[in-house]
RNA sequence: GCCCUCUGGAGAGUGCGCGGGCUUCCCGCGCCGCCGACGGGGCAAGCGCCCAUUGGGCGCGCAUCUCUCAGGCCUGUUGACAGAGGGCA
Numbered sequence: 001g002c003c004c005u006c007u008g009g010a011g012a013g014u015g016c017g018c019g020g021g022c023u024u025c026c027c028g029c030g031c032c033g034c035c036g037a038c039g040g041g042g043c044a045a046g047c048g049c050c051c052a053u054u055g056g057g058c059g060c061g062c063a064u065c066u067c068u069c070a071g072g073c074c075u076g077u078u079g080a081c082a083g084a085g086g087g088c089a
Base pairs, nucleotide, nucleotide: 001088002087003086004085005084006083007082008081013032015031016030017029018028019027020026021025033073034072035071039069040067041066042065046060047059048058049057050056051055
């Protein structure tokens, strides 16, 4: 570093309309409003290369920052991350 198990673990409308269904409720579609902690995109410092300069161009480049493509906003799932145990290289 990777994998498995257990534990903890947030955010945002139980929104509106239509249609369907074994009409407490569930499913699908559309619209508006939101969230960031699955995933994904972007960027700083810095580094490298080129031009042949006191500058310019290109590439690489962290995140809990940022964007919301995806995902999520029905109390129960997901869940970054953290702790414990075990295994592999």